The RNA shown here (Bacterial RNase P class A) has 377 nucleotides and comes from an uncultured Rhodobacteraceae bacterium. Its Rfam family is "Bacterial RNase P class A". Its family is annotated with ribonuclease P activity, dimeric ribonuclease P complex and tRNA processing in the Gene Ontology. Rfam classes the family as a ribozyme. Its mean pLDDT, the model's own confidence on a scale to 100, is 76.
[in-house]
Formats: sequence, structure tokens, C1' cells
RNA sequence: GCGGAUGGCUGGAUGGCCGCGUGCCCGGAGACGGGUUCGAGGAAAGUCCGGACUCCAAAAAGUGACGGCGCCGGGUAACGCCCGGCCAGUGCAAGCUGAGGGACAGCGCCACAGAGAACAGACCGCCUCGCAUCCGCGGGGUAAGGGUGAAACGGUGAGGUAAGAGCUCACCGCGCCGGUGGCAACAUCGGUGGCACGGCAAGCCCCGCCGGGAGCAAGGCCAAAUAGGGAUCGCGCGGGGGCAACCCCAGGGGCCACUUUUCCCCGAGCAGGUCCGGGUUGGCUGCUGGAGCCUGCGGGCAACCGCAGGCCGAGAUGAAUGGUCAUCGAAGGGCGCAAGCCUGGAACAGAAUCCGGCUUACAGGCCAUCCGCAGAU
Repeated sequence: GCGGAUGGCUGGAUGGCCGCGUGCCCGGAGACGGGUUCGAGGAAAGUCCGGACUCCAAAAAGUGACGGCGCCGGGUAACGCCCGGCCAGUGCAAGCUGAGGGACAGCGCCACAGAGAACAGACCGCCUCGCAUCCGCGGGGUAAGGGUGAAACGGUGAGGUAAGAGCUCACCGCGCCGGUGGCAACAUCGGUGGCACGGCAAGCCCCGCCGGGAGCAAGGCCAAAUAGGGAUCGCGCGGGGGCAACCCCAGGGGCCACUUUUCCCCGAGCAGGUCCGGGUUGGCUGCUGGAGCCUGCGGGCAACCGCAGGCCGAGAUGAAUGGUCAUCGAAGGGCGCAAGCCUGGAACAGAAUCCGGCUUACAGGCCAUCCGCAGAU
């Protein structure tokens, strides 16, 4: 200098005028007026995960269905997230990716091609014997070479053989038995051996772990109005104690399903279920102080944790934060030897209960670290 990889920041600033919204202060009986502080995001997006909170009256244990995760260790309120590591694939490398448990529990699939696709197989070929003038035909052996295919029942080399084959040997691979290191996933070393029945579970499945549902339009309060509306449903409608109130037992109902236990509601028109219909679309609250942010110190490879100090930065409700003027202003373009001048003016995109993540979108500019190539000193 060029190319690549990883992580992060920014994505307009200042001032004036006019116009909006919350809070606070002042004036006003009130309507309202004046002043002042503050006023969309790194993704506010997707609604994909996990929660806080609220309701279904609420809870415990077990089984099942359904769903999620799937190597090891750690972090977190929790997670399908994050950090560190192991292994596999890929890349010269920095790095990137991984739906990473089980194929000897069972079932299923591997099209076509090919001789043959799981304990298979001889198309071409190689060796050998017989026949035969030649072409070739038949018998036996073989799976090293070639071919088909995504994949061919261990690989490379040597010996051996009629030609070959783990037939034998060396190394690798695979199985079994041990040693060492590591919390572990695993790594590595040694010994030994029949030298071999593949792949797919992102096919069903098996194993391990986890999991109620709905959601701020949740929910609570006030005001107002209507039709204390109508129809229908299975079972129970009992027993005992007590002067009575009431208590106990049994029964019915209450959760994705069932069982057990606790608890709540109910007694012939009730708790509860189903269907049809009517009224209220007003106000207040929930509503922003949090698993919050910043700084410093300590622990940890890190994610993150602890301690101390400081800060409070929209809460709207048909839904506010805008317009205009001036100056500065990145990259790029033009002119110029240069200094400089002119031009140009930045993307994705708008809160609605809140938080932790993931995913997707993003013009331009900047910073840091690492890898490769080339050159110079």
C1' cells in the first nucleotide's frame, strides 16, 4: 500500500421567529392567559422466545396428550438467549457454520443407473482347463483393475499367488482392555484382536430435561342506562348432631385431560353449562422509580457479579414533538500549481404497560483489533 475478518460509534449542530404536548410556578370564580424544564429508536419494526404485573378463587403430587430444547461447563429473574470450551465441516489464515443425545428398542426409506444398495454381487476384465483353421464356445477360479452411481461391504504400500483377495505383514482405521491430563465434553499413550452387517432420526420413533390459559382492548373504581330479559340442559334434591344460629358426612360444580389431597360455591330452581336478545362505547386509574442508567474500585479469560457515590431525562388518548430563516457542516463532483473557491446536504424509519433477548432494514462517515499478499528500512 492492497485485499479480507471481527467488534463498536455516529447517522446532523447552533441561534431567532411562529406553532404543539406533559409537569411545575403565577394570575383568574371559571373558561383561559403568562413564564419555565423536558419531549420517539438502535432498531420504536417482526409479534418470534422469556419474564414482571393482572385475571381465570387458588395450590400440591402423579400419569397422559401436546409443545420446546438436545456436546460440556458457567451467567441470568428466566429463555429457544449470552460467555467460555470440546468435536465436526469449511477457509492459506484471521474467522464462519452446526436442528451437536440414540441407527444393537422397533418400523420405514435409499429413485434412476448398475452385476449388485446391507451380512449384496459378476457387465467389461484377469488366470486356468477343454474344444476349435480363424472368429469364438463351454467349465472352473477371482473381486486387485475398469465401468454405473450421491454412496459399492475398510484405505495406502509391500510380500505372496495360476491370477487375485487381510491370504500375510507395516502404518492408519474399527472393536475390546487399561494408563495419563482435564470438573467435564474430550485429548493423548500403551496393549490386544475376529480384521468388519453402510447412510438417513432436518423420516416416524426412543431417551433426558423443561412447560397451565389469556392478556393493559389484562384488571380496578365512579357515573349513567337498559330487559332483576328469554329459552334450554344431565345429576343431586339426602343422613346425623343441635333450642336456634350452625356443624359433620355424602352429592353436584370449579384447571388441556384423568387420579389423589387441600380449598371455594350450591340445595328445585340454585352453583354451573349452551343458545338468543338488550343496555353502557363517558370519566378516573392501571401509566412509568425500574431484574433502571452513569462513574469509580474489586473479583472473573469472559458473559457477568459485588461494593461505594451520583442521576431521574415522553406518558399521549383518534393519539403531541412541526414549519421557516440564517450560519456551520461528511462523502462525492467541478475549477485551480497550490492556498483555496463553487456545488452538494446524508439512510432505515414514529412510543402507546414495561423489561431481557433474537431476527430483519440501514446512504454516508469514523475508530479499534486481527489475518493474508507485496515492497521498503
The sequence was found by an Rfam model in a public genome assembly. Of the family's consensus pairs, 96% are formed in the model.